[in-house]
Context: one part of a larger RNA
């Protein structure tokens, strides 16, 4: 010069588009962040509605019971999802990251591709009684349903194997029909579409495992290891392995820094620089660790799980003292700390994730809007005229110079802010209907293309566009000895003060205060702090 998650003085008109706890991984008050499916069940606490019964009568209304019939639907049984999505960076110098290689693995949901879905059973919540607790939350006795649990049959391209042979699953839901069957109009044990179930191969993501090199600093850390190191065997993982164990063997690391300390997330990038180095790792993205401290499994396709569970600490909180509760390093947000860092805001419209055939429902992911010159880009604060070189201010040799075309006057223009009106896009979907196709016995169901009709917007008082008035509402900081662009006068007298370095100031200070004039940048200029 250049740069910053800056902060502090002075000022401070708008917008676009980005960033905003760098310090106490310090405690946290409220609210909200993961729920979802009635097309798995058994019901029916609420709310509509239908039916039935009673009262009241205005004779079709109103109250009241009863009825899961129906639209739904609390709470509870089952299911997928709470391992993604947000968040911090304490911890980690190698179990980590980065870059290139390997094998002894597993992978729900997807996607191809083969086959199966057969009969059967017994519970346990809900609920009802009883009942125990201040509460959290139980016990006890009875009753039931399921795609919940458990047999039994089936069994290969699975697993096993001593090549004889042995072993393993499964669930049923929902829409439509009457072509077969079976009776009664309609219905189903019957056909049909669809959506699951199931076991295999095989892809496809996702994971786990190993090797090599690279990835701070200290030798005022020189020696380090017994499951330590290699081997059989065995156990245990999905899967290799001392991963563990019981036996042998005495190995393995180490100045090419072991071991110990001290600091620290790694990485794409970032900043600076001609490079090459140096410093850094906010944001955005990958990858790892953590989740009030510690230590455990458990469920599961996947955790050893931020908003799951169980012990143990601390620490707050309730308590009838017996004995519960809770975890913002999640979005706002409080108090602390600190020079510093925001709203307890809208909306699921849109993009994406759960969950459902669907419609939808959830979603502080996300989209948007608040506040902040924090940063970067842009815009404006007028334009042209205009010398009597006005007036005042400075100044002087007292003639004049100089602020200065600068201002007043004149003649214009309206960006931007104001006000008024118009008004895109961000919208695909989703819903009716009709017509062709698949499918099927069917013109039902459902599904796919077309046409066509209807419809979804938090921002938003969007963006933009046009009107209206009126120059109207919008400039300020640092600096002027040299380095380094820019000079005088007055004050003041080594005093007061300046100063990044030289070094200015002790009565003529271009270096201190003023004030006039100037000179840089410019809605921002300066100081500090850090890098290069």
């Nucleotide at each position: 010069g250049a740069u910053u998650g800056a902060a502090c003085g002075c000022u401070g008109g708008c917008g676009g588009c980005a960033g905003g706890c760098u310090u106490a991984a310090c405690a946290c008050a409220u609210g909200c962040a993961a729920g979802u499916c009635g097309a798995a069940c058994g019901g029916u606490a609420a709310c509509a509605g239908g039916a039935a019964a009673u009262a009241g009568c205005u004779u079709g209304c109103u109250a009241u019971u009863u009825u899961g019939c129906u639209g739904a639907c609390g709470a509870g049984u089952g299911g997928c999802g709470g391992a993604c999505g947000g968040g911090u960076g304490a911890g980690u110098a190698a179990u980590g990251c980065u870059u290139g290689g390997g094998a002894a693995u597993u992978u729900g949901c997807c996607u191809g591709a083969u086959g199966g879905u057969g009969g059967g059973g017994g519970a346990c919540a809900a609920c009802a009684g009883u009942u125990g607790g201040a509460a959290a939350c139980g016990a006890c006795u009875g009753c039931u349903a399921a795609u919940a649990c458990c047999g039994c049959a089936u069994a290969a391209u699975g697993u096993c194997u001593a090549c004889g042979g042995a072993c393993c699953a499964a669930a049923g839901g929902u829409g439509g029909c009457c072509u077969c069957u079976a009776u009664u109009u309609a219905u189903a044990a019957g056909c049909u579409a669809u959506c699951g179930c199931u076991a295999u191969c095989a892809g496809a993501u996702g994971a786990g495992c190993c090797c090599a090199a690279g990835u701070g600093g200290g030798a005022u850390u020189a020696g380090c290891u017994a499951g330590u190191u290699g081997g059989u065997a065995a156990g245990g993982u999905a899967a290799u392995g001392g991963c563990u164990u019981a036996c042998c063997a005495a190995g393995g690391c180490g100045a090419c820094g072991a071991u110990c300390c001290c600091u620290a997330g790694c990485u794409g990038g970032u900043c600076u620089u001609a490079g090459a180095g140096g410093a850094u790792g906010a944001c955005c993205a990958g990858c790892c660790a953590c989740a009030c401290u510690g230590g455990a499994a458990c469920u599961g396709a996947g955790a050893c799980a931020c908003g799951g569970u169980c012990c143990a600490g601390a620490c707050u909180c309730c308590u009838a003292c017996g004995g519960g509760a809770g975890g913002c390093a999640g979005c706002a947000g409080u108090g602390g700390g600190g020079a510093a860092u925001a709203u307890u805001g809208c909306a699921c419209a849109a993009u994406g994730g759960g969950g459902g055939a669907a419609a939808c429902c959830c979603u502080g992911a996300u989209g948007c809007a608040g506040c902040c010159a924090u940063g970067c880009c842009g815009c404006g604060u007028g334009u042209g005229u205009g010398a009597a070189g006005a007036a005042g201010g400075c100044u002087u040799u007292c003639g004049g110079g100089u602020u200065g075309u600068a201002a007043a006057g004149c003649a214009c223009u309206u960006u931007c802010a104001g006000c008024g009106a118009g008004g895109a896009g961000g919208a695909a979907a989703g819903g009716g209907u009709a017509u062709u196709g698949c499918c099927u016995a069917a013109u039902a169901c459902g599904u796919a293309a077309u046409a066509u009709c209807u419809g979804u917007g938090a921002c938003g008082u969007u963006a933009c566009u046009c009107g209206c008035a009126g120059a109207a509402g919008a400039a300020g900081c640092a600096c002027c000895g040299g380095c380094u662009a820019a000079c005088u006068c007055c004050g003041u007298g080594c005093c007061a003060g300046c100063a990044g370095c030289c070094g200015c100031g002790g009565u003529a200070a271009u270096a201190c205060g003023g004030a006039g004039g100037g000179u840089g940048c410019g809605a921002g200029c300066g100081u500090u702090a850090a890098u290069c």

The part of an RNA shown here (small-subunit ribosomal RNA, 5' domain) has 532 nucleotides and comes from a metagenome.
The coordinates come from a structure-prediction model, not an experiment, and the mean pLDDT is 87.